[in-house]
RNA sequence: CGCCGAAAAAGCCAAACCAUGAGCAAUCGUGGGACGGAAAGCCACGGGUCCCCAGAGGACAGCCGAGUUGCCAGA
Numbered sequence: 001c002g003c004c005g006a007a008a009a010a011g012c013c014a015a016a017c018c019a020u021g022a023g024c025a026a027u028c029g030u031g032g033g034a035c036g037g038a039a040a041g042c043c044a045c046g047g048g049u050c051c052c053c054a055g056a057g058g059a060c061a062g063c064c065g066a067g068u069u070g071c072c073a074g075a
Base pairs, nucleotide, nucleotide: 003074005072012037013036017032018031019030020029021028022027035062041068042067045065046064047063048060049059050058051057
C1' cells in the first nucleotide's frame, strides 16, 4: 500500500420500550435503556419504503447500492 474481519484489546454507536419536548403526520431532539452493529460515521446521488396540507413538499443512512472519511488487528 492492497485486501480482509480469525482471535484479542481499547474505546465507539444504540433497536424495542419508558419519560419529556417538537411536528398534521411519517419522524426527530434530550434523558433512561440495550436488541444489535466493523462503518449502525457522513452523504437523499440511484433503487426502495413511509407521511401529508398533494407541491419546486417532507421523513427514513439501523432497507440495498454509489460516493466520501475512519478505530483496532494481521489469523
This is a predicted structure of a 75-nucleotide RNA (c-di-GMP-I riboswitch aptamer) from an uncultured delta proteobacterium. Of the family's consensus pairs, 94% are formed in the model. The prediction has a mean pLDDT of 84. Rfam family: c-di-GMP-I riboswitch aptamer. Rfam's curators write: GEMM was predicted in a large-scale screen for bacterial structured RNA regulatory elements.